Context: one part of a larger RNA
């Protein structure tokens, strides 16, 4: 440089925003950079190729032609791309009226339950297991009643349901706030798509400082089991789990499926809008946006996918190129550290 690929075989960055770059709706006029056509000059000779000629042939020598993918100048063309100017409204967006929602942040608050404390009643067990034991209990436990403290999580509703870019989000009320969708008009007039570097967000665990600590529970201790048992089971139990602020930046971060747009039979649910029909509820029907199940064509190695495509196409980005060595070493960058990211080779099969 190029081919073929990326659901499960190697391969979609965890997710978004977005500069440069790449690509870009429709129409008119101009321009002529790209583009197309012609001409001219140049592209040394030799070599190579074609047609001839000369050594008895060949190698060799030699005449002519072609070729020399190129470059420059010039003349013309004006479809397509670019550029310039001017329009358009279908892409994109703004305004207006509705609507749904665990979307985000903060404050306040509720009830059930566990644990603990105080007091009452009450007496010998409780707890635990496959069976036990450690453990708790006559210093009165478990059980039960009343009162109190504190932390964490929010049963039912609840759903194949909803919202969010992803991670994720669930008791209730209030305040602040982002996004979406729908209907009909009006407006802007291509303002768009994608995006290397960059920036932001990013479960759990972990780290720093200060709080908090009910339950659960790495580590740890004890009891069992066992040949052993650094486990599975049991009794305890500290970090942690919770809050504030600051880091870490990784996951089977999964739909293992990048994003945007267009096109291509249907059927059945369900969520949120809107229209039609109907006196009206129901029902029926059309439509937009989601979310599921099944399936024509087509695709696929098969499994399966199938208008939410893995079908048919286009734009842009990322990534793969036999297994191991290895997501390792070294170096760089980032981090308090743990480590993360970028990322080989020898050797071997």
């Nucleotide at each position: 440089c190029u081919g073929g690929g990326c659901g499960u075989a190697a391969a979609g960055c965890g997710u978004g925003c977005g500069c440069a770059g790449g690509c870009g709706g429709u129409u008119u006029u101009g321009u002529a950079a790209g583009c197309c056509a012609g001409a001219u000059g140049u592209g040394a000779a030799a070599u190579c190729c074609c047609c001839g000629g000369g050594c008895u042939u060949a190698a060799c020598c030699u005449g002519g032609g072609a070729a020399u993918g190129g470059c420059a100048u010039u003349u013309g063309g004006g479809a397509c791309u670019g550029c310039a100017a001017g329009g358009c409204u279908c892409g994109a967006g703004u305004a207006u009226g509705g609507c749904a929602g665990a979307g985000g942040g903060g404050a306040c608050u509720a009830g059930a339950a566990u644990u603990c404390c105080u007091g009452g009643u009450g007496u010998a067990g409780c707890a635990g297991u496959g069976a036990a034991a450690u453990g708790c209990g006559u210093a009165g436990a478990u059980a039960u009643c009343a009162g109190g403290a504190g932390g964490a999580a929010u049963a039912c509703c609840g759903a194949u349901g909803g919202c969010g870019a992803a991670g994720g989000c669930a008791g209730g009320u209030c305040c602040c706030u982002g996004g979406g969708u729908u209907a009909a008009u009006a407006c802007u007039g291509a303002c768009g798509c994608u995006c290397a570097u960059g920036c932001a967000c990013g479960a759990a665990a972990g780290c720093g400082u200060g709080g908090g600590g009910a339950g659960c529970a790495a580590a740890c201790a004890g009891g069992a089991u066992u040949a052993g048992a650094u486990a599975c089971c049991c009794u305890g139990g500290u970090a942690g789990u919770c809050c504030a602020c600051g880091c870490c930046c990784u996951a089977a971060a999964c739909u293992a499926u990048g994003u945007c747009a267009a096109c291509u039979g249907g059927u059945u649910g369900u969520u949120g809008g809107g229209g039609g029909u109907u006196u009206g509820a129901c029902a029926c029907u059309c439509u937009c946006a989601g979310u599921a199940a099944c399936g024509a064509a087509g695709c696929u190695a098969a499994c399966g996918c199938g208008u939410g495509a893995a079908g048919u196409u286009g734009g842009c980005c990322g990534c793969c190129u036999g297994g191991g060595g290895a997501g390792u070493a070294c170096g760089g960058c980032c981090g308090c550290a743990a480590g993360g990211u970028u990322a080989a080779a020898a050797c071997u099969c």
This is a predicted structure of a 349-nucleotide part of an RNA (small-subunit ribosomal RNA, central domain) from a metagenome.